[in-house]
RNA sequence: AGAGUUUGAUCCUGGCUCAGGAUGAACGCUGGCGGCAUGCUUAACACAUGCAAGUCGUACGAAUGAAUUUUGGCUUGCCAAAAUGCGAUGAGUGGCGGACGGGUGAGUAACACGUAAGAACCUACCUUUUGGAGAGGGACAACCAUUGGAAACGAUGGCUAAUACCUCAUAAUACUGAGAAGUUAAAUGAUGAAUAAUCGCCAAGAGAUGGGCUUGCGGCUGAUUAGCUUGUUGGUGGGGUAAUGGCCCACCAAGGCGACGAUCCGUAGCUGGUCUGAGAGGAUGAUCAGCCACACUGGGACUGAGACACGGCCCAGACUCCUACGGGAGGCAGCAGUGCGGAAUUUUCCACAAUGGGCCACAGCCUAAUGGAGCCAUGCCGCGUGAGUGAAGAAGGCCUACGGGUUGUAAACUUCUUUUCUUGGGGAAGAAAUACUGGACGGCAGCUGAGGAAUAAGCACCGGCUAACUCUGUGCCAGCAGCCGCGGUAAUACGAAGGGUGCAAGCGUUAUUCGGAAUUACUGGGCGUAAAGCGUCCGUAGGCGGUUUGAAAAGUCUGAUGUCAAAUCCCCGGGCUCAACCCUGGGAACUGCAUUAGAAACUCGCAGGCUAGAGUACGGUAGAGGCUGGUGGAAUUCCCGGUGUAGCGGUGAAAUGCGUAGAUAUCGGGAGGAACAUCCGUAGGCGAAGGCGCCCAGCUGGACCAGAACUGACGCUGAGGGACGAAAGCGUGGGGAGCAAACAGGAUUAGAUACCCUGGUAGUCCACGCCGUAAACGAUGCGAUACUGGAUGUUGGCCACACUUAGGUCGGUCAGUGUCGAAGCUAACGCGUUAAUUACCCCGCCGGGGGAGUACGGUCGCAAGAGUGAAACUCAAAGGAAUUGACGGGGGCCCGCACAAGCGGUGGAGUAUGUGGUUUAAUUCAAUGCAACGCGAAAAACCUUACCAGGACUUGACAUGCCACGUUUUUCCAGAGAUGGUGGUGUUCCGGAGUGGACACAGGUGGUGCAUGGCUGUCGUCAGCUCGUGUCGUGAGAUGUUGGGUUAAGUCCCGCAACGAGCGCAACCCUUGUCCUUAGUUGCCAGUAAUGGUGGGAACUCUAAGGAGACUGCCGGUGACAAACCGGAGGAAGGGGGGGAUGACGUCAAGUCAUCAUGCCCCUUACGGCCUGGGCUACACACGUACUACGAUGGUCGGGACAGAGGGCUGCAAGCCCGCGAGGGUGAGCCAAUCCCAGAAACCCCAUCCCAGUCCGGAUCGCAGUCUGCAACUCGACUGCGUGAAGUCGGAAUCGCUAGUAAUCGCGGAUCAGCAUUGCCGCGGUGAAUACGUUCCCGGGCCUUGUACACACCGCCCGUCACACCAUGGGAGCUGGCUAUGCCCAAAGUCGUUACCCCAACCUUUUGGAGGGGGACGCCUAAGGCAGGGCUAGUGACUGGGGUGAAGUCGUAACAAGGUA
Repeated sequence: AGAGUUUGAUCCUGGCUCAGGAUGAACGCUGGCGGCAUGCUUAACACAUGCAAGUCGUACGAAUGAAUUUUGGCUUGCCAAAAUGCGAUGAGUGGCGGACGGGUGAGUAACACGUAAGAACCUACCUUUUGGAGAGGGACAACCAUUGGAAACGAUGGCUAAUACCUCAUAAUACUGAGAAGUUAAAUGAUGAAUAAUCGCCAAGAGAUGGGCUUGCGGCUGAUUAGCUUGUUGGUGGGGUAAUGGCCCACCAAGGCGACGAUCCGUAGCUGGUCUGAGAGGAUGAUCAGCCACACUGGGACUGAGACACGGCCCAGACUCCUACGGGAGGCAGCAGUGCGGAAUUUUCCACAAUGGGCCACAGCCUAAUGGAGCCAUGCCGCGUGAGUGAAGAAGGCCUACGGGUUGUAAACUUCUUUUCUUGGGGAAGAAAUACUGGACGGCAGCUGAGGAAUAAGCACCGGCUAACUCUGUGCCAGCAGCCGCGGUAAUACGAAGGGUGCAAGCGUUAUUCGGAAUUACUGGGCGUAAAGCGUCCGUAGGCGGUUUGAAAAGUCUGAUGUCAAAUCCCCGGGCUCAACCCUGGGAACUGCAUUAGAAACUCGCAGGCUAGAGUACGGUAGAGGCUGGUGGAAUUCCCGGUGUAGCGGUGAAAUGCGUAGAUAUCGGGAGGAACAUCCGUAGGCGAAGGCGCCCAGCUGGACCAGAACUGACGCUGAGGGACGAAAGCGUGGGGAGCAAACAGGAUUAGAUACCCUGGUAGUCCACGCCGUAAACGAUGCGAUACUGGAUGUUGGCCACACUUAGGUCGGUCAGUGUCGAAGCUAACGCGUUAAUUACCCCGCCGGGGGAGUACGGUCGCAAGAGUGAAACUCAAAGGAAUUGACGGGGGCCCGCACAAGCGGUGGAGUAUGUGGUUUAAUUCAAUGCAACGCGAAAAACCUUACCAGGACUUGACAUGCCACGUUUUUCCAGAGAUGGUGGUGUUCCGGAGUGGACACAGGUGGUGCAUGGCUGUCGUCAGCUCGUGUCGUGAGAUGUUGGGUUAAGUCCCGCAACGAGCGCAACCCUUGUCCUUAGUUGCCAGUAAUGGUGGGAACUCUAAGGAGACUGCCGGUGACAAACCGGAGGAAGGGGGGGAUGACGUCAAGUCAUCAUGCCCCUUACGGCCUGGGCUACACACGUACUACGAUGGUCGGGACAGAGGGCUGCAAGCCCGCGAGGGUGAGCCAAUCCCAGAAACCCCAUCCCAGUCCGGAUCGCAGUCUGCAACUCGACUGCGUGAAGUCGGAAUCGCUAGUAAUCGCGGAUCAGCAUUGCCGCGGUGAAUACGUUCCCGGGCCUUGUACACACCGCCCGUCACACCAUGGGAGCUGGCUAUGCCCAAAGUCGUUACCCCAACCUUUUGGAGGGGGACGCCUAAGGCAGGGCUAGUGACUGGGGUGAAGUCGUAACAAGGUA
């Protein structure tokens, strides 16, 4: 410090997620030791048991026991009595302390806390100072007696002490009061032999400590809480308090708080600090420390220095317990502990030795504060689980290309060490004062021996982020997952293993929090198109504000002082062996607040000036600026009349509609409403925006220009607020020509509640009143505004001079409005003095998408609705700009037998063949739009053959290795055969074909063409596809390759930020067309007896080798002088001469595992191998491809002519004989320019048929044959005779072909025993027609445009409905909680009143008084009750929409002109 994730890729915006730190944690797996810390975050839920606050006998009386002494009794060691009193126990009176210490965080948004100040206060014990302590008195507990009660606890009478209580005296430096004056105290008590002494008591002053009160400032959320308040705000006078104060009361006044957020709701103890962060901040408030609040819930006071009191009291309530039912007792949020709750949090321990606290003269007692120990890896820190050596690189595991690699110096082996462990010895400090005593921890830490590698390693991860990889199992299953995403048979992502990586007594997961996140932006963000400028203006509060001078000093800056508790953090030092940790060490810091002394630039406030901002007056200018009233003509429609006749109207085409009752058309007249053509140009003008358009008049707002007279900052913005605000809509009343939602009809359509047509009502218009919204857009807030190059239009002013001239040109300036562009900005597009540049001020708004501008609430509105405006839930994206493609029922240019123009077909018939389907035991498999279907198959009777049935084999039909045996031929028998059996002959050994055996293995046309190689098809023989360097762009990419011409062509030329290059094109290759040279057999020629048989010739044909030839080379024209095109000459051939081979980058997971090869999987007496028979040849049907036809350009008979290219020894076969023929017999010749196949056919000549189901057509069937073959039944081909179906030119639709082509005619070959007149591949013969042209169909190329597509239009995608699940709104209601108000009742209690009752101290005339208590009454009041409210939560039949789901239904709304933008 960043990374992953939107896309085919890119940049940006933007969310989600991850890596880091932390925790009072929990869970999973694992677990050696020590030190130091921490340990109910949940139920302020309920609590058994024990303990946590007592102490003082030197305050007091009594009691008890022990001890000592004395006396008595006697059972001689006991009892009784008395005294003593150092000491002990201890109920009670009394004093001090139980207000501290300890716990908890419920409540509290508050002077509760923090910080800084303040004045009207109190303070026991402590310190200090001054003074005092005189004289008296009466009681009450304890105790005794009687008595009630189960108990708790009492009642009555009597006795008694005090440092308990009371009176008097004295008293100021206290209190009251102006003063005079008045008022107020005590314990001479305790110990003691004591006049020493010590501790106490009272009054007053001061201090210290602690506390009460007041104030400024600071720190949560919600406005879908906007008004709150009646003791409320203030005053006067009282009361009350320690003290101020409406704290309380009476009276008076009517105030006080609030947009700088009152009130109300929700949440919360606050702080020092803690965690995080670079910081600013954010989150948090366990342990430690300060403060507050609370003590079962609510209320209340008493005592006291202090409480409205955790282990006190009273009352009410809930709960628990005891009870004799009458009544009582209790409060762990003290320490342990229990139950419950919960994911979850410890021992019913030891000790007062230390530090503190209470009482105390001391000793001492108490102390669950505290000091310690125990439990828990809860955290932090430290240590260990050994170290050295050791290669045969052991064994085992895992992987493997089988060679090896890895685990791995790791282990073993050997040498050593002993932290830890076990055990023995010895053993502190913590303890200071003091004569002694005094250690819980603890025989702990540390020290020193002995023993022995001995007692000690796990967890997570290994697709990317993110360090770390293989095998195996599984097969969208099981599962994983923080995000992206893995898994559908080769998973580095699941499970397991081996290996590796990381951390380590821990490791992972989960939760929470900060960070990363500049995704709340003060530091430090944005708003044209990504989320975001209010529709516009005016204006209140507020914020900001020109120039100059003076003084002041609020902000600001500097210094000082006080404070900011300690602890923490940081630095230095010290102590535990180090560290964590600790220091009764130091420093720094605590960024704050207050006080004070200064400074005066800037800002504010004050005072005085100025004129550049702003405004006023005067003079001009332009304008659809606004409102009101009036006027005008054209057009539409309607009405009346004339002319006139059959249509009009409307559309893509029609129909509805109108019209013979006279329309449309045309002429004249009239009515009425709305809107203002031409002029008129809009890139123009005006207005704040919405908006504004005939003409005239009236009223009226603003702007601009020029001069510079006046005012003197009067300004800008603007939360709330106010005004205006298109269209539609609403209300009332008018008006209504045209247009036209709704509606009706007609069309279109699968449907058509639409688009189109014919009609047509609201409405559109006017007046008045509402509504208050628009893509109200420049998607761009306003501004004193200011600064920052220009060019060119245009509107309204003004100025100037020159040219000219009489209306312009040029120039300057102010104000508007456009275009293009510099710098700059921007993600890019773009903006660019009219900024989206550079800056300033103010306002509004935004913080992922959806849910949703929805719900609820309140506001406005007559309504429609507007404005304000969420959440649950859900997704990992949604989005902007630009790029490359692809696509478009977008555009432009161009090409192709693509259309058109032609010729011939297919589709109808019969047959052949292939396919589908069906059938079957099997009808083997593959190929399936073009690009499967006469395809693999260039030959299925057996074989082939892969399929089916049956029979038989198991190292196998075939290969290699090992062992054993080791000849050959053949007869006969069984069997369908494979095979089995048997006989004969031969045998000395080795080798050996071969046979047999066991095991490795063979074998598989079994699966996967979506694991592959190779090969092939297709777009397409289309003209394209790319690269290097450079340049442009943030980038994907672009440029080059686009443009102007041209071409069959990215072919070539020109231009150009490109310059070059590669694969394609073309050419090179083969063939054919012309010529030449060479050569001359089997070919050719001549001669001949028409036989090369022999000899001759080499001109031609031919053969086959080498050359020539064609290049737009020449001429003319067009063109840019180019490339090129057009025409011509010459030439066998002319612009690529014809044909072939040749197939760029790539696309289709195209085809093929059945040609072959091959990974993986599967079968192994079978999915292998063999045999016989059957099947692949089936047959209602459908399709493709062909053949033959339907006839006269023909059929048939006879005669006649002309090819090319092939094949031939298991062969082609002449000739001759036989047969009607297929063919048979015989067999010359030929291994081929020699012989044979081999008679080419269409064609020509003659004859016949005469338009018909025929002398067309030949299917089908019958009989008889031939050939091949082991064998023609299923299932071959051919021949002869007979038979003679359908069919008379073929619907919709569709195919081929542009010249030696189509059409037509025959010939040959491969395969092959045989089987092709129909398939395939070749060969030649005869030999046409047509192309105006590119509008349209199909396919393709280039450029451009739009895009929400990128699996790329066979794309994407919307809504209803149906089903499942989820959250949510409404809802008759129902059930809780909180809260205010009013009323009723009213406990305890303070205060007040009191006529009743009672009473020791003092007074008294002895009767009373003063005073006190009780009772009663009054005010206030908790809880409770009643009433109607407010807020909130849960739930609810039914219901509304929303979200998410696998391949559901219906349509096709959007994205292309998305087919109606």
Predicted 3D model of a 1461-nucleotide RNA (small-subunit ribosomal RNA) from Chlorella vulgaris. Its mean pLDDT, the model's own confidence on a scale to 100, is 82. Lineage of the source: Eukaryota > Viridiplantae > Chlorophyta > core chlorophytes > Chlorella. RNAcentral holds the sequence, with entries from ENA and SILVA.